Molecule: Bacterial large signal recognition particle RNA
Organism: Phycisphaerae bacterium
RNA sequence: UCGUGCUAGGCGGGGCGCUAGCGGUGUCCUGUAACCCGCAAUCCGCUAUAGCGGGGCUGAAUUCUUUUCCGAGGCUGGUUCGCUCGGCUCCUCCUGGUCGGUAUGGGGUGUUGACGGCUGGGUCCUAUGCAAUAGGCAACUGCGAACCUGGUCAGGUCCUGACGGAAGCAGCCAUAAGCGGCUUCGUCUAUGUGCCGUAGGGUCGCCUGGCUUGAGCUACCAAUCGAUCAAUGAAUCGAACGAGUCAGUCGAAGAAAAGUGCACGG
Numbered sequence: 001u002c003g004u005g006c007u008a009g010g011c012g013g014g015g016c017g018c019u020a021g022c023g024g025u026g027u028c029c030u031g032u033a034a035c036c037c038g039c040a041a042u043c044c045g046c047u048a049u050a051g052c053g054g055g056g057c058u059g060a061a062u063u064c065u066u067u068u069c070c071g072a073g074g075c076u077g078g079u080u081c082g083c084u085c086g087g088c089u090c091c092u093c094c095u096g097g098u099c100g101g102u103a104u105g106g107g108g109u110g111u112u113g114a115c116g117g118c119u120g121g122g123u124c125c126u127a128u129g130c131a132a133u134a135g136g137c138a139a140c141u142g143c144g145a146a147c148c149u150g151g152u153c154a155g156g157u158c159c160u161g162a163c164g165g166a167a168g169c170a171g172c173c174a175u176a177a178g179c180g181g182c183u184u185c186g187u188c189u190a191u192g193u194g195c196c197g198u199a200g201g202g203u204c205g206c207c208u209g210g211c212u213u214g215a216g217c218u219a220c221c222a223a224u225c226g227a228u229c230a231a232u233g234a235a236u237c238g239a240a241c242g243a244g245u246c247a248g249u250c251g252a253a254g255a256a257a258a259g260u261g262c263a264c265g266g
Base pairs, nucleotide, nucleotide: 001266002265003264004263005262006261009058010057011056012030013029014028015027016026020047021046022045023044024043035055036054037053038052039051064259065258066257067256068255069254073250074249075248076247077246078245079244080243081242082241084239085238086237087236089234090233095230096229097228098227099226100225101224102223104222105221106220107218108217109216116212117211118210119209120208121207122206123205124201125200126199127198128197129196130194131193132191133190134189135188136187137186140181141180142179143178149174150173151172152171157166158165159164
């Protein structure tokens, strides 16, 4: 150095998550020439030689091992911005609401007299009168009793020798209770009543009359000032999410360098 057979090793790796930790199942990235079956998330197997059990292929190098570079991607932290939510503060600015003021402009009103001052009345309350309405009572008036109301009582009945007398039905007249009518007058009660009156009180809020004065008054719109509130706005703090950036950390694939057997034979 070549050939044959074999062995260590290999037949994917990594981030996150889970875990005391490791590996797997999970999830994501990378990658493929990237074995097969069984187990597993309230999980499975193990313990620093840290998946277990069974089967298969390859095999000392393009494939195994180590180091360096580069680096997909993940994780952690800081910072900036955006968006959403929450806490707190503030009306200095913007915007909006409410209240009050001013009277600059517009409008309305005013010498047919504004604002103000004095005064009478009404509106309000109490009492009362009158009227109206409704009802009751009384008055007036009509009807109204087979007997148990009155008067008069034909006929008939009773008493009597007779004269005469007694009770009394129907009818007629009158009336009681009761049932109506009428409201002219009287009286009592009540009121969702009144362009009504009287007396007293109250109030100057509104309306109105009179006297006085003599030019403003009003605040509808715009403007402006003050107070107050905060849906909105501003400042600040915090949380979640997203994007950018910085730092740290792990790091697939890829590249380079180095390393790694045994037996037999030529």